[in-house]
C1' cells in the first nucleotide's frame, strides 16, 4: 500500500433503567453490555425517521428545516498484527 486469522495493550457501547434537553424524530449524562478493526470524524450521495414552522383543494397530502455516521455508498484520520 493492501488486508483483518489468532492475540496484546487499549477503545467504543445496541436493548433496557433513572435524570436532563427537543414539537418530534432523536441527543446528552449516569448505569449497563448487544455487538464493533474505524461502531473515530464529516450530510457530499442515495435510504430510512420526523415535521414546531410553512404550502396545500385542510381528520389528509406535500415540504424548508431536523434526526441517523450503529442502513449504505463516499471522503479524512487513526492502534495493533499473521499471510500476502
Nucleotide at each position: 500500500a493492501a488486508u483483518g486469522a489468532a492475540a496484546a495493550a487499549g477503545g467504543c457501547a445496541a436493548a433496557c433503567c433513572a435524570g436532563g434537553u427537543g414539537a418530534a424524530a432523536a441527543c446528552c449524562u449516569g448505569g449497563g453490555a448487544c455487538g464493533c478493526a474505524a461502531a473515530g470524524c464529516c450530510u457530499c450521495c442515495g435510504g430510512u425517521c420526523u415535521a414546531c414552522g410553512g404550502u396545500u383543494u385542510u381528520u389528509g397530502a406535500c415540504u424548508a428545516g431536523g434526526a441517523u455516521a450503529g442502513c449504505g455508498g463516499g471522503g479524512c484520520u487513526g492502534c495493533c498484527g499473521g499471510g500476502u
This is a predicted structure of an 84-nucleotide RNA (c-di-GMP-I-GGC riboswitch aptamer) from Fluctibacter halophilus. Taxonomically the source falls in Fluctibacter (Bacteria, Gammaproteobacteria, Alteromonadales, Alteromonadaceae).